A computed fold for a 72-nucleotide RNA from Candidatus Doudnabacteria bacterium RIFCSPHIGHO2_12_FULL_48_16, annotated as transfer RNA.

RNA sequence: GCCCUCGUAGCUCAACGGAUAGAGCCGGCGCGUCCUAAGCGCACGAUGGGGGUUCAAUUCCCUCCGGGGGCA
Numbered sequence: 001g002c003c004c005u006c007g008u009a010g011c012u013c014a015a016c017g018g019a020u021a022g023a024g025c026c027g028g029c030g031c032g033u034c035c036u037a038a039g040c041g042c043a044c045g046a047u048g049g050g051g052g053u054u055c056a057a058u059u060c061c062c063u064c065c066g067g068g069g070g071c072a
Base pairs, nucleotide, nucleotide: 001071002070003069004068005067006066007065010025011024012023013022018055028042029041030040031039048064049063050062051061052060
């Protein structure tokens, strides 16, 4: 330098172009218990940046940024 791939919550992952973007773990609050733990419930929390296509973009296209891999 070229090619491929990935980027969504603090972490690990889901999501035919159309649901209020969902789960598990961690953490928080409550129930539970004499106290703790197990277990149960509740709430909070996210689409890497910028453009484009579309009635509608996490999803498709371009570009940039970052991670991983391959070729030279």
Overview:
NCBI's taxonomy places the organism under Bacteria, Bacteria candidate phyla, Candidatus Doudnaibacteriota. It matches the Rfam family "tRNA". It is annotated as a transfer RNA.